This is a predicted structure of a 172-nucleotide RNA (Lysine riboswitch aptamer) from Anaerobacillus alkaliphilus. Its Rfam family is "Lysine riboswitch aptamer". Its family is annotated with lysine biosynthetic process in the Gene Ontology. Lineage of the source: Bacteria > Bacillota > Caryophanales > Bacillaceae > Anaerobacillus. The RNAcentral record of the sequence draws on Rfam. Its mean pLDDT, the model's own confidence on a scale to 100, is 77.

[in-house]
RNA sequence: UAAUGGGGUAGAGGCGCAAAACGAAUGAGUAAACUGUGGAGCUUGGGAAGUGUUGAAGCAGUUAGAAAGGUCAAUUUGCCGAAGUGAGAAUGUGUUCCCCCAUAUUCUUGCUGGGUCGUUGUUGAAUAAAUAACGAACUGUCACUGUGUAGCAGUGGAGGACUACUUUUAAU
Numbered sequence: 001u002a003a004u005g006g007g008g009u010a011g012a013g014g015c016g017c018a019a020a021a022c023g024a025a026u027g028a029g030u031a032a033a034c035u036g037u038g039g040a041g042c043u044u045g046g047g048a049a050g051u052g053u054u055g056a057a058g059c060a061g062u063u064a065g066a067a068a069g070g071u072c073a074a075u076u077u078g079c080c081g082a083a084g085u086g087a088g089a090a091u092g093u094g095u096u097c098c099c100c101c102a103u104a105u106u107c108u109u110g111c112u113g114g115g116u117c118g119u120u121g122u123u124g125a126a127u128a129a130a131u132a133a134c135g136a137a138c139u140g141u142c143a144c145u146g147u148g149u150a151g152c153a154g155u156g157g158a159g160g161a162c163u164a165c166u167u168u169u170a171a172u
Stems, first nucleotide, its partner, number of pairs: 005168007014080001016079005023072002032063006041051002045099004083112012113139002116136008141157006
């Protein structure tokens, strides 16, 4: 001096990610009570248990009338595997119990660079939104090629990455 391996610090991607409180819309004239009608079921999916002819579900009327989850604009905070998601295990909650299911936390493991749009499925009150798979263009990054740099274009890869600085090891 150049390259490679290990470590540390700091950064970049952009409708960038996540959380919190305040407010708003939706939820919804829904959930409740009473009366009438109705005439055997109701209780989430299954079972047990419970409840019901002293009247179930459903329908109509009257009175009163929410909430949670999810969402939205700006603000604040923490950040750039930010975060999301699949599978498995443990614990808690949801309903009196069990299975299932949903949800919260923790651990193990796999996938995804990022946002947008579209189709199908799932969740959901919802045509909101979220999420999985597939696809489309866009965008950041690195490598290779087109020319010698930048710029531009094409092809391909992945975040354990990339850029900058620094430290250490080996070789010359």